Predicted 3D model of RNase P RNA and transfer RNA as a complex of 441 nucleotides. The coordinates come from a structure-prediction model, not an experiment, and the mean pLDDT is 78.
RNA sequence: CGAGCUAGGUAGUCGCGGAGGCAACGAAAGGAGCCUUCGAGGAAAGUCCGGACACCACAGAGCAAGGGCGGUGGCUAACCGCCACCCGGGGAAACCCGCGGGAAAGUGCAGCAGAGAACAGACCGCCGAUGGCGCGGCCACACGUGAGUCGCGAACAGGCAAGGGUGAAAAGGUGCGGUAAGAGCGCACCGGUGCCGACGGUGACGUCGGCGCGUCAGGGCAAACCCCGCCCGGUGCAAGGCCAAGCAGGACCGUUGACCCGGCUCGGCGAGGUCCAGGUGGGCCGCAGGCCCUAUAUGGGCCGGCCGCCGACAAGGCGGCCAGAUGGAUGGCUACCCACGACAGGAUCCGGCUUACAGGCUCGCU
RNA sequence: AGCGGGAUGGGGCAGCCAGGAGUGCCCGCCGGGCUCAUAACCCGGAGGUCAAAGGUUCAAAUCCUUUUCCCGCUA
Repeated sequence: CGAGCUAGGUAGUCGCGGAGGCAACGAAAGGAGCCUUCGAGGAAAGUCCGGACACCACAGAGCAAGGGCGGUGGCUAACCGCCACCCGGGGAAACCCGCGGGAAAGUGCAGCAGAGAACAGACCGCCGAUGGCGCGGCCACACGUGAGUCGCGAACAGGCAAGGGUGAAAAGGUGCGGUAAGAGCGCACCGGUGCCGACGGUGACGUCGGCGCGUCAGGGCAAACCCCGCCCGGUGCAAGGCCAAGCAGGACCGUUGACCCGGCUCGGCGAGGUCCAGGUGGGCCGCAGGCCCUAUAUGGGCCGGCCGCCGACAAGGCGGCCAGAUGGAUGGCUACCCACGACAGGAUCCGGCUUACAGGCUCGCU
Repeated sequence: AGCGGGAUGGGGCAGCCAGGAGUGCCCGCCGGGCUCAUAACCCGGAGGUCAAAGGUUCAAAUCCUUUUCCCGCUA
């Protein structure tokens, strides 16, 4: 640094929820009580993704709008998930991190600082070759002037972008040449970038080679709009179905097609819909290891797991069991042991992600 | 249980979509003025972890992710 496991244990006792059996009592429905057995997690959590399932058309077609995803290959029912790899970044390394398409379609943004901020600029600085200015020499003559020439000076015009400085970001780096001073201005090398080809790889991509680019002046941001590619109908077990109890109707719209298929069009369905008032606010199913069958139930078969007994601790056999609540069940006490016990509890189910977490154990690597 | 929205000085809000110094409005608070005094009014001022953490970006109240708390809807 990485991966995996564990999540107090044993015994007794008193309780709680489910299932099965026996059963006092009872005409029956039922049922006191007794016995047996089962009874939360790695995250049951957040509800962040994806599905199953249910209803809405059998979930339909096209368009529009909206939303999501984004390297490559595979896995998966599916996914924003997982595995491996590629590329980029970090680290001495093991290894870690990455919402990782497009900035060369278009639009937009970049405060402050700074001279200049997107095809830009000159504050300090360097230069001042050239032109002009001043001084001096030479030269000329009309003798105090300058058509000219040489030198010096300042830095007026002007040139430069190397250095300083600002910034997140300022025209790639080193060297040589070049120049008044400089600069891809020229050249060499390195780097960058576009196209093409060969080789390796399923691929992302990598290596090598060739040609081109000094306008290398097509830098950044898409978790800005947007573009490209792919995906997405809605609702959410308070879905939905059945039974029981109870009540009071009224207004409007509609079979000349309403409502619905969340927008529009097509197409579909076919008798109800909206609002106000009134009543109830009870029960059962959905709902429990997985799959299948039937005569649809408290049935049967196969498979998986756990416990007990026989057997030898094996093979095998027999028996039992697999959370399913609906104010919502896992707890209290006692004894012993140790590492002295963290985060936390089902609520339709499943696959992931994320978040919380005391202590302990194992393995591998630097 | 399922679903939707919000958090910005002491209080109530805007700013967020489309990033640029925490900018602004009303009330409150503090100091001064006016008044005999108080209120009103006038002048000046203080007060901010933009709920928390991480990320994208040069730059985050604003965009993205996770967490905390609050509010609402559905039988």